[in-house]
Molecule: transfer RNA
Organism: Candidatus Uhrbacteria bacterium
RNA sequence: AGGGGCGUAGUGAAAUGGCUAUCACUAGAGUCUCCAAAACUCUCAUUCAGGGUUCGAAUCCCUGCGCCCCUG
Repeated sequence: AGGGGCGUAGUGAAAUGGCUAUCACUAGAGUCUCCAAAACUCUCAUUCAGGGUUCGAAUCCCUGCGCCCCUG
């Protein structure tokens, strides 16, 4: 330099263009306990950035950024 893939809570993932973006772990609070652990209940937090298409975008298109792989 060229080509390909990926980017979603703190972490790992899911989500035919359509209801309030879901699940597990983590974190916080509570119940229980003499105390703690475990278990149970509740809560917080998320679509890389900008633009476009559409009645409607995490999803499709364009540009940029970052990461990974391949070629030279």